[in-house]
Context: one part of a larger RNA
Parts: sequence; C1' cells; structure tokens
RNA sequence: AUCUAGUUAAGGGAAUUCGGCAAAUUAGCCCCGUGCCUUCGGUAUAAGGGGUCCCUGCUCUUGUUUCUGUAUAGAAGCGAAAGCAGGGUGCAAUGACAAGGGAUGUCUGACUGUUUAACAAAAACGUAGCCUUCUGCUAAGCUGUGAAGCUGUGUAUAGAAGGUGACGUCUGCCCAGUGCGCGUACUUUAAACUCUCUUCCAAGAGAGCUAAGAGCGCGUAAACGGCGGGAGUAACUAUAACUCUCUUAAGGUAGCGAAAUGCCUUGCCGUUUGAAUGACGGCCUGCAUGAGUGGCGUAACAAGAUGUCCGCUGUCCCCAACUAGAAUC
Repeated sequence: AUCUAGUUAAGGGAAUUCGGCAAAUUAGCCCCGUGCCUUCGGUAUAAGGGGUCCCUGCUCUUGUUUCUGUAUAGAAGCGAAAGCAGGGUGCAAUGACAAGGGAUGUCUGACUGUUUAACAAAAACGUAGCCUUCUGCUAAGCUGUGAAGCUGUGUAUAGAAGGUGACGUCUGCCCAGUGCGCGUACUUUAAACUCUCUUCCAAGAGAGCUAAGAGCGCGUAAACGGCGGGAGUAACUAUAACUCUCUUAAGGUAGCGAAAUGCCUUGCCGUUUGAAUGACGGCCUGCAUGAGUGGCGUAACAAGAUGUCCGCUGUCCCCAACUAGAAUC
C1' cells in the first nucleotide's frame, strides 16, 4: 500500500446503483397547529411551526407552621407548580447519553398473531365472520387385534369433517360426465336352499327362489367441475342493437381487465421525466379474467411488493486526511 472498526469533509446533492444498499437527516418534553380519506373509532407524534441553559424582578395557584378580637380573610416563615417581563454566556442550552426522516400513488393480505432452529417472515399458514355435510347420544368422528379410551363427565347455541376468509356490495347459467342422496312395479345376479336329471369311475347338469350392487327414475354445484362456432345486416366509412344457421348439459351474467393473470408487447392514448421496456389513469383486440377453486371495492394495519416527491447525505463527481487494530518491515 491493503484490510477491519470508526471520525471528518469544500462545491455539487442520487449524477451512484437492479434498487438511496449503506450512511446521513429526524429525534425527548412543553405549547401552537394538523389535510385527504374514514367502518366516525381512527388517520395523528399527520404534516408544519415555536420554546428548552443561567441571573433578576413580578403575577397567580397551592402545601404547611405561627400570629392577628374583623377569620371562606390578612400578615410573616419554609416550600411546590405554572406564567410574564428584563438581562447574561456560548457556534450550539433535550449542548453528553438516550431519542421517529417525512409525504404520496398502486398491488397483495382485513387486522394482533404463526412459520422453513442454522440461506425464504411472505402475498404462505392461522384468524373472527360466512357456507355445506354428518351426528338424537350405547351419536357421528378418531385410536387400539381387543378389553377399552379420546371427543366429554359435553348433548344440535353441541361434537366432527370440508370449503371460504373482517367489513361493504354481490355471488349468474349448467345435474350431460364423475361423486353423493332418495326411490325402484320391472331387468340382471353369487353362494346357500328346493326340485329334476345323470355315472364305468371321479363327479356333474338344468330349473326355481334371492341380498347388496348395477341397470332404470328423481334430486343435488358455497359437491368435483364446466360455462361455443359460422354467416349476413343501419342513408359516408366503420361497427352491429337485429336476423339466419350449426351445435351444447349449459354456452361466461354482474363486475374487473396488457392485470402478482396479456403470448403478440416496449399494445394504443394521456399524466409524470430533458429523456421512462417504469409508475399511475383510461381503452378492450381477455394467447389463457370472472363470481365462496369466491368476483369487485375497502378505512386501519404490514421488518410485504412497486413508482414518485421533499429533506438529507462520501452512494457518486473524486477522492483525501485522521483514530484504533490486523498485516508488513
């Protein structure tokens, strides 16, 4: 030289970088003040300002002791809190320590919570709420070969299983397939049983009757799941409210939409920038959105994801000096 841990940096101030990573800024207490939005609780320490040390004087409130023939008062002494004014020192008065940078758009998940001990803390899990199914108690479900046990010394406002996930607003069509439930005059159908036949031996053949199941019928989608194509048509063009046709169990409704989902794609338009494969708003031509496999919104919350602005800075322009150690000699 370099490395580790620190300190300080003129001018600029994110030009660095995938990205403000890291660092810096802010900070306590008192006073003033506080927008949008909102589930009216919050947001909120929002934001943004001022003060903060020492001395002197004064005002007011108050604790306590003593005194005063007036006493819910006054005076004196010792305190405590608050306030006002004047003055003093320093660059600086929460002088050290300690101690929030802030604002805003969007996505996701409601929230507090939980998780991959030792590469992942999250949008994953859970959650209250909602829905469905089973179960009348010697319950259903689970464990055990069993006796038995758990649930539970509980009883449908209970227990078990599954799905969704606060709240607001909604939750469309399809039961053809698969599953589940109910029904079944009829069809099919095993062994056993009944009857008949039969041998050289072993044995067998046929008929009848018949359970569950299946066939058959009905129901059920907050069950598993699914939710089309081709033509033509309006007085510019374009488009097609309209018509025709093939076809399905039904042909995707309300919403939302280049999206954590869009291939083409850096789609197109607008805002933001000097410049934007970014972000946000809009459009809809949705490769391949879509309604509890929940759809769309949403205040609050988040060591979540992403964009922007202010402040701040050695991240950088562009590196330098210093302190302590390592290393080297």
A computed fold for a 329-nucleotide part of an RNA from a marine sediment metagenome, annotated as large-subunit ribosomal RNA, domain IV. The RNAcentral record of the full RNA draws on MGnify.